[in-house]
RNA sequence: GCACCCUUAGCUCAGCUGGCAGAGCAACUGACUCUUAAUCAGCAGGUCGGGGGUUCGAAUCCCCCAGGGUGCA
Numbered sequence: 001g002c003a004c005c006c007u008u009a010g011c012u013c014a015g016c017u018g019g020c021a022g023a024g025c026a027a028c029u030g031a032c033u034c035u036u037a038a039u040c041a042g043c044a045g046g047u048c049g050g051g052g053g054u055u056c057g058a059a060u061c062c063c064c065c066a067g068g069g070u071g072c073a
Stems, first nucleotide, its partner, number of pairs: 001072007010025004019056001028042004049065005
């Protein structure tokens, strides 16, 4: 330099035939307990890497950029 893949909650990842953004773990609150842990219940947390475009509507489609990975040179 070329090709392909990945980027979504604090972490690991779903969701991509365009139509209300989710799970597990962690955190927080409560119950239980002498206390902690475990267990149970509940709550919060995101403008989906950044910008632009298409569309009534974009995490999803198109273009550019950034970061990471793999292969080739």

The RNA shown here (transfer RNA) has 73 nucleotides and comes from a Melioribacteraceae bacterium. Rfam family: tRNA. The family's RNA type in Rfam is transfer RNA. From the family's description: Transfer RNA (tRNA) molecules are approximately 80 nucleotides in length. Gene Ontology term of the family: triplet codon-amino acid adaptor activity. The coordinates come from a structure-prediction model, not an experiment, and the mean pLDDT is 80.